[in-house]
């Protein structure tokens, strides 16, 4: 210096005047003072807080998730390391990463054939008819080139056979057992035996393991307001997502925290609604994700929903003119993605631009 990767680091324009608006606090009611939207606030995929099903449960089935190991977490499908496999020359990237001898099913075209394809037929070899020959045919054997595919029932060399083969046998390459070494494990090496060796797909039903009550802030609470009525039993009725054990409640001849039908009231006001699995700084511990201890802040709370407008300046970046001593100057004119609605911890996605740090690759110089 040019290319790439990573941490998705940090910021989310500054400064000034003038108007305006929302909370909280004072106030001599005129005002002051404080303090107001993101890295995603978006999507609602996921997980909790919480809250209501009256309390408390536990087993089943249905449905749903995860899917290698080892750790973090209040949890997660989330994050760190790791191990395996894939891409990459390399920093590093992604991985839906349990099972295919429990069943079922799927593979277009090509090909002889796609999982026993086995009556393959380019072929070889036995045996019988035909034919001067070359050859054709019938029946038996067959262990199988070369194409064709993404993939074809393991490679190479030899023994052996009428003939052709892992049917032997020697070296590999896979699989699988036992043993040993390294590791918390996932695994990875090393020796040694062995059957000789028969896909793939499970983001495909399926099998296995483990985890999982509902239903939401339009969840509840309070207050106002209204008007209640009628009904529900033989062996009781009712509440707890289905369904069983539990449990609880009202009752025992009639009623109820219940059920179920009609009907009437209100769609108001206050809360829920912000001190939190919280934010910053130092310090120790761990490879890390994170966790502990110390200090310090209080940083929206709206409620048709505030957080803003205009001017000026400055600073970046694009473009467009102009001048240049080619360092650069002037000037115009634009400037992503997007707006809290209970609330956090993740994921995805959308995005202008400035700076900062560490790696790898190439080219040059010293």
């Nucleotide at each position: 210096c040019a290319g790439g990767g990573g941490a998705c680091g940090u910021c989310a324009g500054g400064c000034g005047a003038u108007c305006g608006c929302g909370g909280c606090g004072c106030u001599u009611c005129g005002g002051c003072g404080c303090u107001g939207a993101g890295g995603a606030a978006a999507g609602u995929c996921c997980g909790c807080c919480c809250u209501c099903c009256a309390c408390a449960g536990g087993g089943c089935a249905g449905c749903g998730g995860u899917g290698c190991c080892g750790g973090c977490u209040a949890a997660c499908g989330g994050c760190c390391g790791g191990g395996c496999g894939g891409g990459g020359c390399a920093a590093c990237c992604c991985g839906a990463c349990a099972g295919a001898c429990a069943g079922u099913g799927c593979a277009a075209c090509a090909g002889a054939g796609a999982a026993g394809u086995g009556u393959a037929u380019u072929g070889c070899c036995g045996u019988g008819g035909g034919g001067c020959a070359a050859c054709c045919u019938g029946c038996g054997g067959c262990g199988a080139g070369g194409g064709u595919g993404a993939a074809a029932c393991g490679g190479u060399g030899g023994u052996g056979u009428a003939a052709a083969a892992g049917a032997c046998c020697a070296c590999c390459a896979g699989c699988g057992g036992c043993g040993c070494u390294g590791g918390u494990a996932a695994c990875a090496g090393c020796a040694u035996c062995g059957g000789c060796u028969u896909g793939g797909c499970a983001a495909a039903c399926c099998u296995c393991a483990c985890c999982g009550g509902g239903a939401g802030c339009a969840a509840g609470g309070c207050a106002a307001a209204c008007a209640g009525a009628c009904g529900c039993a033989u062996u009781g009725g009712g509440g707890c997502g289905g369904c069983c054990c539990g449990u609880c409640c009202c009752g025992c001849a009639a009623a109820a925290a219940g059920c179920g039908u009609c009907g009437g009231g209100u769609a108001u006001g206050c809360u829920g609604c912000a001190u939190g699995a919280c934010g910053c700084g130092c310090a120790g511990a761990g490879u890390a994700a994170u966790c502990u201890g110390c200090g310090u802040g209080c940083u929206a709370g709206a409620g048709a929903g505030a957080u803003g407008a205009u001017c000026g300046u400055c600073c970046g970046u694009g473009u467009g003119g102009g001048c240049u001593u080619c360092g650069g100057c002037c000037u115009g004119c634009a400037c992503a993605c997007a707006g809290a609605a209970g609330g956090c911890g993740g994921c995805u996605u959308a995005u202008c631009g400035a700076c900062c740090c560490c790696c790898c690759u190439g080219g040059g110089c010293g």